[in-house]
FMN riboswitch aptamer (RFN element) from uncultured Paucisalibacillus sp., 138 nucleotides, folded computationally. NCBI's taxonomy places the organism under Bacteria, Bacilli, Caryophanales, Bacillaceae, Paucisalibacillus. The sequence is in RNAcentral, with records from MGnify. Its mean pLDDT, the model's own confidence on a scale to 100, is 78.

This record gives sequence, structure tokens and C1' cells, in this order.
RNA sequence: CAUCUUCGGGGCAGGGUGCAAUUCCCGACCGACGGUAAUGAACAUUCGUUCUAAGUCCGUGAGCUGAUUGAACUUCAUCAAUCAGUUGACCUGGUGUAAAUCCAGGACCGACAGUUAAAGUCUGGAUGGGAGAAGAUG
Repeated sequence: CAUCUUCGGGGCAGGGUGCAAUUCCCGACCGACGGUAAUGAACAUUCGUUCUAAGUCCGUGAGCUGAUUGAACUUCAUCAAUCAGUUGACCUGGUGUAAAUCCAGGACCGACAGUUAAAGUCUGGAUGGGAGAAGAUG
């Protein structure tokens, strides 16, 4: 590098209003993948090695929109691949040479469609896709 195999997302307890809400209100809960890194651990011994620490730092992914190509086609719609666009949120204090990751405190954020009533958490596309991780073979 090529081929193949396996793996690859969590969460409204309790209460209020109401005909009706896990959708509103009080409150509760959750945090994908890679990188970075002053954490922690093991080994080694000075040069270090391995594992490990970010929802809000740098990127990626699903979703949505568009274009191109192909499939199919009377047209619309649809499906697939590629590309482009879009896609959320952090401060204060402490320590220190140094803090975007440590410690403390207080904040904030979360696709699309559906719903007897507005959804990060319910249902659905999805027994899908996927960043990527591990392994096997050549």
C1' cells in the first nucleotide's frame, strides 16, 4: 500500500400546569471519532518507552442543501457515487516559567421528520450510514 473480517453513541428520576406535554415550567440526565496536552499509572533508568486525561481548543462524522456523473425514466419524484456548501457551545479564580486540556466555582450547547402541546433525552429514517479502532492475509 492492497484485499478481507470484526467492532464502532449516551440520556428526563421526582414534581407543576393542562382535555392533552418524557415536547412547556421546576428539576434530572447524557457527552461519537482522531489530534494536542503541565494528569495519573506501569516499566526502565535518563535519552526515555507504553497505556491513559477536552461535549464548549484544532479537525472529522451522521443530518440538511446544491452541483456533476451514473442507474431508471414521458415528466416530477427516487436511488448510488463524487465534490462543494451548511452544521452548537466557556468564562472566572487558583497553582505555575507556561493553562484552550490540571484543580475549584459558575455558565453554556446539542441535525432532520413526526407528535392530542413547542423534544439533546420519546417515536422514525436506522437490523442504515459513519469518522475511526482492532485483527488477518499478500